Bacterial RNase P class A from Massilia terrae, 330 nucleotides, folded computationally. The sequence is in RNAcentral, with records from ENA. It matches the Rfam family "Bacterial RNase P class A". Rfam classes the family as a ribozyme.
RNA sequence: GAAGCAGGCCAGGCAGCCGCUGGCUGGCGCCGCAAGGUGCUGGCGGGAGGAAGGUCCGGACUCCACAGAGCAGGGUGACGGUUAACGGCCGUCCGCUGAAAUCCCUUCGGGGUAUAAGGCGAGGAAUAGGGCCACAGAGACGAGCGUAUUAAGUUACGGUGAAACGCGGUAACCUCCACCUGGAGCAAUUCCAAAUAGGCACGCGUUGAUGUUGCUCGCGGAGCGUGCGGGUAGGAAGCUUGAGCGCCGGAGUAAUUCGGCGCCUAGAGGAAUGGCUGUCAUAGCGGGCAACCGCCGUAACAGAAUCCGGCCUAUCGGCCUGCUUUACAU
Numbered sequence: 001g002a003a004g005c006a007g008g009c010c011a012g013g014c015a016g017c018c019g020c021u022g023g024c025u026g027g028c029g030c031c032g033c034a035a036g037g038u039g040c041u042g043g044c045g046g047g048a049g050g051a052a053g054g055u056c057c058g059g060a061c062u063c064c065a066c067a068g069a070g071c072a073g074g075g076u077g078a079c080g081g082u083u084a085a086c087g088g089c090c091g092u093c094c095g096c097u098g099a100a101a102u103c104c105c106u107u108c109g110g111g112g113u114a115u116a117a118g119g120c121g122a123g124g125a126a127u128a129g130g131g132c133c134a135c136a137g138a139g140a141c142g143a144g145c146g147u148a149u150u151a152a153g154u155u156a157c158g159g160u161g162a163a164a165c166g167c168g169g170u171a172a173c174c175u176c177c178a179c180c181u182g183g184a185g186c187a188a189u190u191c192c193a194a195a196u197a198g199g200c201a202c203g204c205g206u207u208g209a210u211g212u213u214g215c216u217c218g219c220g221g222a223g224c225g226u227g228c229g230g231g232u233a234g235g236a237a238g239c240u241u242g243a244g245c246g247c248c249g250g251a252g253u254a255a256u257u258c259g260g261c262g263c264c265u266a267g268a269g270g271a272a273u274g275g276c277u278g279u280c281a282u283a284g285c286g287g288g289c290a291a292c293c294g295c296c297g298u299a300a301c302a303g304a305a306u307c308c309g310g311c312c313u314a315u316c317g318g319c320c321u322g323c324u325u326u327a328c329a330u
Base pairs, nucleotide, nucleotide: 001326002325003324004323005322006321007320008319009318010317012280013279014278015277016276017275018274020047021046023044024043025042026041027040028039029038030037031036049301053312054311056310057309058308059307060306061185062184063183064182073181074180075179076178077177078092079091080090081089082088093123094121095120096119097118103112104111105110124176125175129174130173131170132169133168141166145158146157147156148155189237190236191235192234199228200227201226202225203224204223211219212218244263245262246261247260248259249258250257251256281298284295285294286293287292
C1' cells in the first nucleotide's frame, strides 16, 4: 500500500429570558385543640432514550387456584459454563460460509481454485413407526424393470438424479427420547370514602307524618327520621434504593463473580420534560490558489407510565479502538 472484519462511545455545548411538572422551603389568608390540610405569592434544586419502541422470551411483585401421582397441551434440544431466570450470554467441538492474493483456464469480457479474522447454524434420535422426496429419469421408496449370468431372484451392471435397484435423504411433517412448564396481570392488588339512587334494621305516620313561610290556621295527601352495610365519583398506597450506577483491586480464556470506596439519577398519571434570543462548534451550500469569508440554523429514529435481564426492529452525522491475511521496501 491492498483486502476483509469486529467492538465501544456521542446523539450539539454555553449563557440569558419566559413557561410546564414533581420535591424541599419562606411569607400571608382560611379550616383545625393539635398534628396537619388548603388557597395565593416568593426562593432553591430535579425533570426521557440508546433504543424509553415492538411486547417476542425470562424474572421480581400481586391476586386467584393448588393433598399426591399421571395424561393431554405448550416449550427447549451438540458439550461445558454463567445467571434470579431465559429460547439470553461465554467458551469449545462439528458443519456451512468467508477477500485481496496465489495458482489454473480464457474467446481477454471474464471464469474456476484456498484459507485467515469474522459470520451463520430450529446442531437429540432416520435400526420404534407413519408420511414426503421437485426437475430429470423407463422407474423415487418398494419393490419392480432392462441386459448379461446361474441349478436357483443366483450374481453383476444400468443413461438420469441430491438420492437407483440399498439397511438412501428428510424430524423447520407427524412422531419418539430427555428436560422444563398452573392461570391472570400494576386497568395486578390493598386502604379511605362523598352526593344521588337503591338495600337492611328501628322509630314515627291516613287519629294526617313530611312539605308549603319561623309559628298558627288553611292547602296538600304517603311517606319521613335515625343508624348500618355494599358499590360508584374522588383520594391514598403499590411507585421507584435497585439482580442499581461509577472507579479501583482480586478470581476466571470469557460470560460472570467477590471485595473496597464513592454516588442517588423523572415518578407524572389523560399523563410535565417546552419555547425564544445570543454565541461557539459540526454537517450542508456558495466564493477563494490557499489561509479563510459569507449563507443556513441543529438536523436521524423516536419519546418514560410497576420495575428489572435479554432479543428484535428504527436511526442524520461523527469519534475512538482492535483483529486477520497479503504486496513492496528496509